Predicted 3D model of a 264-nucleotide RNA (Bacterial large signal recognition particle RNA) from a Bacillota bacterium. The organism belongs to Bacillota, within Bacteria. Model confidence (mean pLDDT): 76 of 100. Its Rfam family is "Bacterial large signal recognition particle RNA". The literature on the family includes a 2009 paper in RNA Biol by Rosenblad et al., "Kinship in the SRP RNA family". The family's RNA type in Rfam is non-coding RNA gene. It is recorded under the gene name ffs.
RNA sequence: CCGUGCUAGACGGGGAGGCAGCGGUGCCCUGUACCCGCAAUCCGCUAUAGCGGGGUUGAAUUCCGCCCCGAGGUCGCCAUCCUUAAAGUCUGGCCUCGGUAAGUGGUGACGAAGGCUGGGUCCUGCGCAACGGGUGUCUAUGAACCCCGUCAGGACCGGGAGGUAGCAGCGGUAAGUAGAAUUUCCCGUGUGCCGCGGGGGCGCCUGGCUGGAGCUGGCUGCCGCGGUACCGUUUGGGGGCGGCGGUCGAAGGUCGGUGCACGG
Repeated sequence: CCGUGCUAGACGGGGAGGCAGCGGUGCCCUGUACCCGCAAUCCGCUAUAGCGGGGUUGAAUUCCGCCCCGAGGUCGCCAUCCUUAAAGUCUGGCCUCGGUAAGUGGUGACGAAGGCUGGGUCCUGCGCAACGGGUGUCUAUGAACCCCGUCAGGACCGGGAGGUAGCAGCGGUAAGUAGAAUUUCCCGUGUGCCGCGGGGGCGCCUGGCUGGAGCUGGCUGCCGCGGUACCGUUUGGGGGCGGCGGUCGAAGGUCGGUGCACGG
């Protein structure tokens, strides 16, 4: 140096949590790296730290160690966003009420506020009008007969003269129908720039007398009492992204280290 056979070892690791502590099952990250039984109301162990039973590989790309890099987890702090709960004079915003007074609008010597007084609006009685209905008047139409007048023809009575009843027609009228006009009368009304009287009088409108300079609106400004959890703010809880620091740390990479026996 080569070949053969064994052994140590390896056949995943890590985080949080749990536990007096160490592992495992379970959850999460990385990754693909044997099998069977036990296990969270736990299973096993005691600083040597899963227990029990099998299998593969096996002295180096695979085992061990230092270092580098670093997925990811976790703790604390800071900042920011979302969500949730609470807080009304701790606090902004919003709202009611009261006060003040600078600006501002309207009105006022063509006379403010105030005082006295009249009227209207309001209620009611009567009257008038209007509206609605009825009635009356006028016009037209309107009765085969059972309405009226006149009654041709025809009928009847009479010797005759003449007379009687009477249909149609014509004229008129009743019930009815239609229309016109202004009115005759009656009834009704939650109608009325109407008239007379009584009542009432808070408010509004308006007139007269007095008075002699303000009155009114309450927008903005200021102050005070109170209300409101919608927004903002404060406090507490939860979550997301990010920064700083601490801690644990897989996979990966460089370097180094590491047996026994036999034979050639």